[in-house]
């Protein structure tokens, strides 16, 4: 330098155009003589800019990061 994949929550990841969910962490309650465990609940996310869409996390382009590959 070419070339291919990956980028959603702290943190592992699901979601192939219609309200972003799951565990696991965090927190609040109940429980418990206290802690743990266990039950219920909060609150937190689409790497960034553009295009296409009546509408994109999803498709299209650029840029950034990470991994791989050949040189």
């Nucleotide at each position: 330098g070419c070339g291919g994949a990956c980028g959603u929550a702290g943190u592992u990841u699901a979601g192939u155009g219609g309200c972003a969910g799951a565990a696991u962490a965090a927190u609040u309650g109940c429980c418990u003589u206290c802690c743990a465990a266990g039950c219920a609940g909060u609150g937190g996310g689409u790497g960034c800019g553009g295009g296409u869409u009546c509408g994109a996390u999803u498709c299209c382009c650029g840029c950034c990061g990470u991994c791989c590959g050949c040189a």